[in-house]
RNA sequence: UGCAGAGUAAGCCUGUGUGCGUUAAGUGUCAUACGAACGGGGAGUUGUCGUGUGAACGAAAAGUUUUCUUGCGGUACACAGACUGCAUCCCGCUGUA
Numbered sequence: 001u002g003c004a005g006a007g008u009a010a011g012c013c014u015g016u017g018u019g020c021g022u023u024a025a026g027u028g029u030c031a032u033a034c035g036a037a038c039g040g041g042g043a044g045u046u047g048u049c050g051u052g053u054g055a056a057c058g059a060a061a062a063g064u065u066u067u068c069u070u071g072c073g074g075u076a077c078a079c080a081g082a083c084u085g086c087a088u089c090c091c092g093c094u095g096u097a
Stems, first nucleotide, its partner, number of pairs: 001097005010084002013081007020073003029055008040091004061070003
């Protein structure tokens, strides 16, 4: 110097458990403001995620008979497992010539 490779945060899916809603909150969509995270180090987006505000849309209840049961919700959290995985740039690490 060339070639090859490893590793993260996080995202998402499934299962289990405990809740919340079913008197409709939540989830999802759009706009806007602010913020956060992004391999070991540095930088970092038009990508990702979160929060606030605004807008449009919008649902599965039944049994029991008075507080439970079975469901339902692109529902919340925890745990387990599977999958994806540094936008990108520079340096570093491992192997090799």

Model confidence (mean pLDDT): 77 of 100. THF (Tetrahydrofolate) riboswitch aptamer, 97 nucleotides, folded computationally.